[in-house]
Context: one part of a larger RNA
């Protein structure tokens, strides 16, 4: 390279949108590119392989066939592929009228709590821990009563509920915005899957730049503990954690499960429609179609376990993997303001 693989043994890109390319529903006509059959030419000799021949056999040497699986021509069929014309609804997408929702942006507003500041009451303690001390407190803490001020998160609702491509997304109100979903079956008529490269989203943390800072807390300082404690435990406390903007671009970005279509026993929960059946109406009970869990048959699996939300049966496109260590290093490129990030070897060893 084949060839096997990719939940957990080495491997699924973090997510998309999407450009070449790959791949592709029903039918129905031409055409003959790829398919296929045919003659014909052509494919040098030796070599190979068969069969006979000649050295005393052999090897070696002849001779005839075969082989040279190929390319050319030209004639032919028309089933599949492809092309070029016509047609159709199932895949795809519009539409009216609906339905749920923490889905996004960017405004405005709540009331609980922490803190802090002022006033009042009211005295010797508070805090803290396995103990305790560092620390606050008669310059009146700490409890408690009003009141002001700021910021950050949003208790109960809350739910293997829900949205969202992932990442994430939770007070409340309006405004702007995308997506799903059911149903009707008017309407395009294959418009469609996949997706190197390309672009855009991407969690804390980290950067620059101007803000803000209540609370919590890397570094940092005390205090304990211990042989030592550069820690785990306490008191403090700065980055930082919050807003704009612009950057970075990586996580156990995990379902460690790629994307899409179609087929395969049943059960039993939830969440959003839709039909029907009974009924004054509801509950209720039957279908149904999306999601969203658990259990199970067949199957797969090394096992564990999945199991219509597949890891099962097929197909189609991408991405990735080939002993361990050396290494996600070293060089080089690209990109970054810096951290760094991504492409990513080798010698050596086992």
């Nucleotide at each position: 390279u084949u060839g096997g693989g990719u939940g957990u043994a080495a491997a699924g890109g973090g997510c998309g949108c999407g450009u070449a390319g790959g791949c592709g529903g029903c039918u129905u006509u031409g055409c003959a590119a790829g398919u296929c059959a045919a003659a014909c030419g052509u494919g040098a000799a030796a070599u190979c392989u068969g069969u006979g021949g000649g050295c005393u056999u052999a090897a070696c040497u002849u001779a005839c066939a075969g082989u040279c699986u190929g390319c050319g021509u030209u004639u032919g069929a028309a089933a599949c592929u492809g092309u070029a014309g016509g047609g159709c609804u199932u895949g795809a997408g519009u539409a009216a009228a609906g339905u749920a929702g923490a889905g996004g942006c960017a405004a405005g507003u709540g009331g609980a709590a922490u803190u802090u500041c002022c006033a009042g009451u009211g005295u010797a303690g508070c805090g803290g821990u396995g103990a305790a001390a560092u620390g606050c407190g008669u310059a009146g803490a700490u409890a408690u009563u009003a009141g002001g001020a700021g910021g950050a998160a949003c208790a109960c609702c809350a739910g293997u509920g829900g949205c969202g491509a992932a990442g994430g997304c939770g007070g409340c109100u309006a405004u702007c915005u995308g997506g799903a979903c059911a149903g009707u079956a008017a309407c395009u008529g294959a418009c469609g899957c996949u997706g190197a490269g390309g672009c855009g989203c991407g969690a804390a943390a980290g950067c620059g730049u101007g803000g803000g800072g209540a609370g919590c807390a890397a570094a940092c300082a005390g205090g304990a503990u211990u042989a030592g404690a550069u820690a785990c435990c306490c008191u403090g406390g700065u980055a930082g954690u919050c807003c704009a903007c612009g950057c970075c671009g990586u996580a156990a970005a995990c379902g460690a499960u790629g994307a899409a279509u179609a087929c395969u026993a049943g059960g039993u929960g939830u969440a959003g429609g839709g039909g029907g059946u009974a009924u004054c109406g509801a509950c209720u009970c039957c279908c149904u179609c999306u999601g969203u869990g658990c259990c199970g048959c067949a199957g797969u699996u090394a096992a564990c376990a999945c199991a219509a939300u597949a890891a099962g049966u097929a197909u189609u496109c991408c991405a990735c993997c080939u002993g361990g260590g050396g290494a996600g290093u070293a060089c080089g490129g690209c990109c970054g303001c810096a951290a760094g990030g991504u492409u990513g070897a080798a010698a050596c060893u086992c």